[in-house]
Context: one part of a larger RNA
C1' cells in the first nucleotide's frame, strides 16, 4: 500500500410546528378486566378545550390598578381534540470513534531500591604499621641500627562487579549488544537462597531515581458510552431556490444567545426598486480667517531691556524684545462670515411584475474573511501591514475568454446538444485565431521591454528677446597705451597677498585691470578697438519623445520566446477581421407564472453556475401482508455481450451455477462506504 466485508441522527417519553385522518362544543382514554391465532369489547379516573382579569380575597365578559362611572394593561371576535407521519427541541451516552485525567476495589518487590536471617567468593604478585627479640646507646630514658612480625575503605593484577574512551550497530546478532582499551578488586566489595517494606504509599549515599523493557504518583478491573464550547469522520440520484464571516452581550473573544442575511408555508397585493418634480433637515468637499488658536514680514507703539546721563525726580539715546492696532501673506479633526456635489427625509406622477416589498409562523446556516477601487484613522502620505465606512466590485460560493503562467484584476455569468452566425475584453509579423491594412507625426535609446533627486549643445513644437550688410557670430591679423610702479601696507607688493580709491589724458579702442605667471619686475592674456571674411548668430521659457544617475548572488532570465527600427515601439486618425460556455439560430429537458382544458396535456412569457443550508421528487437494498408471475425445457448469484433512462439504476440474451426467485400495492428498517493516523481478514 491495495483488494474485501464492518463502520456513525437511533430508540422511549414530553413539547411544538406542518401534512393528513376520526370525532366535533366537545375530544379522548390510563391501568386493569373479558376474551382471542389475530382481532375485539369493557373500563370516564383522569387530560386537553369550551372565560377571563387579579398576587389573593374574589368578581365575571370583563377583571385588575385607582377616589374615580378617568386613563392605562390583560381579555371578550377567531374550534377543538385524539391518531398517524414528518421537521425541530427538551431529558436521557442522544451521529460516531478518540483524551490526558478523577474515585474506589484490588494484584504486584521472581525487574529494580533499601533492610532482616542465614551461606558462599575474591589466582598471583608487592609494601612492611604496631608490636615483639637481639645489638648500640643514656644515670635512667629518649632515640637508632638489625632482625622478627604481617597492618591497611595500602599497591600491581585475573575471577568477580562496575561502565570512563572510542569503533561498530542503530528495519541491531541484540527493544542498551560486540569489539579494542578503562576503573574498583580485604571491602561503605561481590553474591546465592529465605523473608520485610506498596502506590499519594514504599525504597532512596537524592538522579524525581526505582518500584516487573514507557512511574511529577504502577498495574487491573470497576464508576464508564466520564467530560471533550476540540480534531477527525458521517455512506443513493436528481429538481428549484441561495447565504454568512456584521451589530449588541457573554469569565466572551476560534463557544454561545438575540438581530441581520437563506429557505419553506400562509396572508396582504405594487405597498418596493428607478426615475422626474416640488419640499424639507444638514454643515462634509471646498474655500475663509470674522470667532477660538497657530504662524511670517513690514507699519505703528503701550510695556520691558541696553548705553548716556543722574542725589532724586526727570530726560536723552538704541540695527534690541515687543502687547494692542493697521497693511500683506499662511494654517487647524476636535476653528467656521461661508459652503457644494452626492446622499437621505417626505409628497405626486411614471415607469415596472422582478425569486420586489410587508406581516406571522417552520427550519436553518453564518457570526476567522480576502483582495481591487473610492473616503479616512494607525503606520515612516511602508508593507501581499492594520483598522473603520448605512461606499461599491469580484472572489468566497464562479466555470468561459482576456492578463505568458497568476482565488480577490479586466471581459463576461456555464440548463442539454450543433463540424451554425455576431460580438465583449483584449488582440490582427511568427510561434497563435485575426492587417507584414490605410493616413500623419515622433523615437535612436531595443527606449519600447523596471525607478527618483539631480545632471547633459540628443533631438521634434511653439512663444520671446538681444546682436547683424552702416557686416554680426566663430577663426584668423593687428592693436590692448599714457599720467603710473595710483595711493597705503610691506623686506618686497609694479594691474593681478591685502586694505583705500578706482580718476584723468591720448585715441578706432584699452579696466588704476578677467585668468595664467615672477621673490619683485618681466612675460602670455581676457575685456575693448580696427582689419579680414560674408549669412545668420546668441540667449531665456513652455511643451513631447528619448540619455545619464542604473550595483547581487547557477548562461541568456526586466517583452511569454522567435525577432521587431518610415516599427512588430509612440502618439493620433480611420477601415476591416478575429476573438468566450456572452448574445443569436435550431432542436431537446425542466421550473415557475398566464391562458385553454375535468384531466392528461397544448400555446405563450420569464427563468434553470453555486459551498453552508432550506424545499421537492425520486432510485436501489433487506423484511412484513395482501395481489399477481417465473422456475430442472434450469431460480438467485457470478460472468462476456446488446439495449433502454436525466440520475440513482433498469431490461434482453449468451455461458457458468444448480434451488430458489421476482413485479404491484401498502407498510416497516441494523438500507447505500473513499476517505475516520477507522476495525477485522487476505495478498
Nucleotide at each position: 500500500g491495495c483488494c474485501u466485508g464492518c463502520g456513525a441522527g437511533u430508540u422511549a417519553c414530553g413539547g411544538u410546528a406542518u401534512g393528513u385522518g376520526g370525532c366535533g362544543a366537545g375530544g379522548u382514554u390510563a391501568a386493569c378486566c373479558c376474551g382471542u391465532u389475530g382481532a375485539g369489547g369493557g373500563g370516564g379516573a383522569g387530560c386537553c378545550g369550551g372565560a377571563g382579569c387579579g398576587a389573593a380575597a374574589g368578581c365575571g365578559a370583563g377583571u385588575c390598578u385607582g377616589a374615580a362611572c378617568a386613563g392605562g394593561g390583560c381579555g371578550u371576535u377567531c374550534a377543538g381534540u385524539c391518531g398517524c407521519a414528518u421537521g425541530c427541541u427538551g431529558u436521557a451516552g442522544a451521529c460516531c470513534c478518540g483524551a490526558a485525567g478523577c474515585c474506589g476495589a484490588g494484584u504486584g518487590a521472581u525487574c529494580u531500591a533499601u533492610c532482616c536471617a542465614u551461606g558462599g567468593u575474591c589466582a598471583g604478585g608487592g609494601u612492611g604499621a604496631a608490636g615483639c627479640g637481639g645489638g648500640g646507646g643514656u644515670a635512667a630514658g629518649a632515640c637508632c641500627c638489625c632482625g622478627u612480625g604481617g597492618a591497611g575503605g595500602c599497591c600491581c593484577g585475573a575471577a568477580c562487579a562496575c561502565a570512563c574512551g572510542u569503533c561498530a550497530g542503530u528495519u541491531g546478532a541484540a527493544a542498551a549488544u560486540g569489539g579494542c582499551g578503562g576503573u574498583g578488586a580485604u571491602g561503605a566489595a561481590c553474591u546465592g537462597u529465605g523473608g520485610a517494606u506498596a502506590g499519594g504509599g514504599g525504597u532512596g549515599a537524592a538522579a524525581g531515581g526505582c518500584c516487573a523493557a514507557a512511574c511529577a504518583a504502577a498495574c487491573u478491573c470497576g464508576g464508564c458510552g466520564a467530560u471533550a464550547g476540540c480534531u477527525g469522520g458521517u455512506u443513493c440520484u436528481c429538481c428549484u431556490c441561495g447565504a454568512a464571516a456584521u451589530g449588541c452581550a457573554u469569565u466572551u473573544a476560534g463557544g454561545u444567545g438575540c438581530a441581520g442575511c437563506g429557505u419553506c408555508g400562509u396572508g396582504c397585493g405594487u405597498u418596493c426598486a428607478g426615475u422626474a418634480c416640488c419640499g424639507g433637515a444638514g454643515g462634509u468637499a471646498g474655500a475663509g480667517c470674522a470667532c477660538u488658536g497657530g504662524a511670517u514680514g513690514g507699519g505703528u507703539a503701550c510695556g520691558g531691556g541696553g548705553u548716556c546721563c543722574u542725589a532724586c525726580a526727570a530726560g536723552a539715546u538704541u540695527a534690541c524684545c515687543a502687547a494692542c492696532c493697521c497693511c500683506a501673506g499662511c494654517c487647524a479633526a476636535a476653528c467656521u462670515c461661508c459652503g457644494a456635489a452626492u446622499g437621505c427625509c417626505g409628497g405626486u406622477a411614471c415607469u415596472c411584475c422582478a425569486g420586489a416589498g410587508c406581516a406571522c409562523g417552520g427550519c436553518a446556516g453564518u457570526g476567522a474573511g480576502a483582495c481591487c477601487a473610492c473616503g479616512g484613522g494607525g503606520g515612516a502620505u511602508g508593507a501581499g501591514c492594520u483598522u473603520c465606512g448605512u461606499u461599491g466590485g469580484u472572489c468566497g460560493a464562479a466555470a468561459g475568454g482576456g492578463a505568458a503562467a497568476c482565488a480577490g484584476c479586466c471581459c463576461a455569468g456555464a440548463u442539454c446538444a450543433u463540424c451554425a452566425g455576431c460580438u465583449a475584453a483584449g488582440g490582427c509579423c511568427c510561434c497563435u485565431a485575426a492587417u507584414u491594412c490605410a493616413g500623419g507625426a515622433c523615437u535612436a535609446a531595443g527606449u519600447g521591454g523596471a525607478a527618483a533627486a539631480c545632471g547633459a549643445u540628443g533631438u521634434g513644437g511653439g512663444a520671446c528677446c538681444g546682436c547683424a550688410a552702416a557686416g554680426a557670430c566663430a577663426g584668423c591679423c593687428a592693436g590692448g597705451a599714457g599720467g603710473u610702479u595710483g595711493g597705503c601696507u610691506u623686506a618686497g607688493a609694479a594691474g593681478c597677498a591685502g586694505c583705500c580709491a578706482u580718476c584723468c589724458u591720448u585715441g578706432a579702442a584699452a579696466g588704476a585691470g578677467u585668468g595664467c605667471g615672477u621673490a619683485a619686475c618681466a612675460g602670455c592674456u581676457c575685456a575693448c578697438u580696427g582689419g579680414u571674411c560674408g549669412a545668420g548668430u546668441g540667449g531665456u521659457c513652455c511643451u513631447g519623445c528619448g540619455c545619464g544617475g542604473a550595483c547581487a548572488a547557477u548562461u541568456c532570465a526586466a517583452c511569454g520566446g522567435g525577432g521587431c527600427u518610415c516599427a512588430a515601439g509612440u502618439c493620433c486618425u480611420g477601415a476591416g477581421c478575429c476573438g468566450a460556455a456572452g448574445c443569436u439560430a435550431u432542436g431537446g429537458g425542466u421550473u415557475c407564472g398566464u391562458a385553454c382544458g375535468a384531466a392528461a396535456g397544448u400555446a405563450c412569457g420569464a427563468g434553470c453556475g453555486g459551498u453552508a443550508g432550506a424545499g421537492g421528487a425520486g432510485c436501489g437494498u433487506c423484511g412484513a401482508u395482501g395481489g399477481u408471475g417465473c422456475u430442472g425445457c434450469g431460480a438467485a448469484g457470478c460472468u462476456g455481450c446488446g439495449g433502454g433512462g436525466u440520475a440513482a439504476c433498469c431490461c434482453g440474451g449468451g455461458g457458468u451455477g444448480g434451488a430458489g426467485c421476482g413485479c404491484c400495492a401498502u407498510c416497516g428498517a441494523g438500507u447505500g462506504a473513499g476517505a475516520a493516523u477507522g476495525c477485522a481478514g487476505g495478498c
Large-subunit ribosomal RNA, domain II from an Actinomycetota bacterium, 683 nucleotides, folded computationally. The sequence was found in a public genome assembly. It matches the Rfam family "Bacterial large subunit ribosomal RNA".